[in-house]
RNA sequence: AUGACUGGCUCGAGAGAGACCGCAGAAGCGGCGCCGAAGGGGGAAAGCUUUCAGGCAAAAGGAUCGGGUCACGACG
Numbered sequence: 001a002u003g004a005c006u007g008g009c010u011c012g013a014g015a016g017a018g019a020c021c022g023c024a025g026a027a028g029c030g031g032c033g034c035c036g037a038a039g040g041g042g043g044a045a046a047g048c049u050u051u052c053a054g055g056c057a058a059a060a061g062g063a064u065c066g067g068g069u070c071a072c073g074a075c076g
Base pairs, nucleotide, nucleotide: 006071007070008069009068010067011066012065013064018032020031021030022029023028033056034055035054039052040050041049042048
């Protein structure tokens, strides 16, 4: 100080893919098919990949983007 960069909190936006099948009273167990945008692994990296984890009506979650606010205080 018309406050860079970064981070916290909060608000808004925010995709994909099974309301699958069998057993079971239920809890649950098993089978087949699929998704990429939390996370983990691989990779120089990618919106690339995956025997992990997660997910496949709604809800929840959700990378990322935008607004507000707080902290920090770079250039000048």
This is a predicted structure of a 76-nucleotide RNA (Glycine riboswitch aptamer). Its mean pLDDT, the model's own confidence on a scale to 100, is 76. The sequence was found by an Rfam model in a public genome assembly.